[in-house]
RNA sequence: GGAGUCGGCCGGAUGGUCGCUGCCCUUUAAGGGUGGAGGAAAGUCCGGGCUCCACAGGACGGAACGCCAGGUAACGCCUGGGGGGCGCAAGCCUACGGAAAGUGCCACAGAAAAUAUACCGCCGAAGCCUUCGGGCUGGUAAGGUUGAAAUGGUGCGGUAAGAGCGCACCGCGCCACUGGUAACAGUGGUGGCAGGGUAAACCCCGUUCGGAGCAAGACCAAAUAGAGGGGCAGGCGGUUUGAUCCGCGACAUGUGGUCCACAUGGUCCCUGGGUAGGUUGCUUGAGGCAUGCGGUGACGCAUGUCCCAGAUGAAUGGCCAUUCUCGACAGAACCCGGCUUACAGGCCGGCUCCUAAU
Numbered sequence: 001g002g003a004g005u006c007g008g009c010c011g012g013a014u015g016g017u018c019g020c021u022g023c024c025c026u027u028u029a030a031g032g033g034u035g036g037a038g039g040a041a042a043g044u045c046c047g048g049g050c051u052c053c054a055c056a057g058g059a060c061g062g063a064a065c066g067c068c069a070g071g072u073a074a075c076g077c078c079u080g081g082g083g084g085g086c087g088c089a090a091g092c093c094u095a096c097g098g099a100a101a102g103u104g105c106c107a108c109a110g111a112a113a114a115u116a117u118a119c120c121g122c123c124g125a126a127g128c129c130u131u132c133g134g135g136c137u138g139g140u141a142a143g144g145u146u147g148a149a150a151u152g153g154u155g156c157g158g159u160a161a162g163a164g165c166g167c168a169c170c171g172c173g174c175c176a177c178u179g180g181u182a183a184c185a186g187u188g189g190u191g192g193c194a195g196g197g198u199a200a201a202c203c204c205c206g207u208u209c210g211g212a213g214c215a216a217g218a219c220c221a222a223a224u225a226g227a228g229g230g231g232c233a234g235g236c237g238g239u240u241u242g243a244u245c246c247g248c249g250a251c252a253u254g255u256g257g258u259c260c261a262c263a264u265g266g267u268c269c270c271u272g273g274g275u276a277g278g279u280u281g282c283u284u285g286a287g288g289c290a291u292g293c294g295g296u297g298a299c300g301c302a303u304g305u306c307c308c309a310g311a312u313g314a315a316u317g318g319c320c321a322u323u324c325u326c327g328a329c330a331g332a333a334c335c336c337g338g339c340u341u342a343c344a345g346g347c348c349g350g351c352u353c354c355u356a357a358u
Base pairs, nucleotide, nucleotide: 001354002353003352004351005350006349007348008347009346010345012323013322014321015320016319017318018317020036021035022034023033024032025031026030038329042340043339045338046337047336048335049334050213051212052211053210057260058259059258060257062209063208064207065206066205067081068080069079070078071077082096083094084093085092086091097204098203102202103201104198105197106196119144120143121140122139123138126137127136128135129134152170153169154168155167156166157165171193172191173190174189175188176187177186178185179184217280218279219278220277227271228270229269230268231267232266235248236247237246238245251265252264253263254262287306288305289304290303291302292301293300294299
């Protein structure tokens, strides 16, 4: 100097003037003080807080996750480690339990992709045939063809030719020891061991899981025609003068599906008419910042300090001047922790590789 990789930050600012809005004060017409959109507010994809059903149990089914250990309120998230893959490397990706419970699939090509197989080939003996070149029965899967993948790989020996047929190393299975919390790694021994892949196919195993949502919910006010129609259904037994009460049964309803249980009691559905305004929920939080300690880290603990949007047809805008990186993606609507997606331009730092000079 170049190329790459990982992490972090900013993403308009200042002044004047008019205007909007939350809270507080005042002399309440108004004036003053103070505050006023994001790193993703987006997607509505996960997890919760909160409110209600509701007092809310069990089974089946369904869904999600899937290496190990931690973090967290929790998670499908994050951190660290292990295995596998990519990259010279820094680094990046990972839907990563089980194929020896079972079922399915592996197109085309190829002889053959599982009840495995012999197209081209190689081969001595024995038997048969022969035009004496060979052919058939038989043996073989080392070589070649096809394919993503050909039934362990490489080498040596052996054989008629070959083959784990034998041996060495590698691979695979099993056992033991060592290290590690563990996933797993290493070392040693042993067995010639024989079809592979696919579960992001069905399936098996383990863990987890009620629902609806601030348009939840609560309060005040207003209005109304309890009008019309339909479904199911009030039976049995005991008690009482009777009403009633108790038990059983049946029906209907009950915030994911089915069944059981439980609870409530008459319940559910359709048509039609009327009212629909206000207050609250509503922002003090699993909160922010600083410092110290612990931890590889995510993060935790302690101390101090701060209050930092609460609109409701939807608030931060218009104009002027200066500056600048000349402005991208883009606007809260109950709140929070994540993930994913979008982003003009600019700044800072760590690490890796290449080249040149000293």